């Protein structure tokens, strides 16, 4: 240099032929127990890697950057 496939909560990941953003684990609090751990409830936590462009609407779709892995050479 070229090709592919990824990028969403602290992590590990799901989505949605375009219309509200989720789950498990961590964490916070209640309950529970003599007490701890487990269980069980329940809550906060997200500029959906960036820009642009389509469109009434974009995490989806294009299109140009980043970065991650993998394969050719």
């Nucleotide at each position: 240099g070229c090709c592919a496939u990824c990028u969403u909560a602290g992590c590990u990941c799901a989505g949605u032929u375009g219309g509200c953003a989720g789950a498990g684990c961590a964490u916070u609090u209640c309950a529970c127990u003599c007490g701890u751990a487990a269980c069980g409830a329940a809550a906060a936590g997200g500029u959906c890697c960036g820009g642009a462009g389509u469109u009434c609407g974009a995490u989806u779709c294009u299109c140009c950057g980043a970065g991650a892995u993998g394969g050719c050479u």
The RNA shown here (transfer RNA) has 73 nucleotides and comes from an uncultured bacterium.
Its mean pLDDT, the model's own confidence on a scale to 100, is 81.
It was read from a public genome assembly.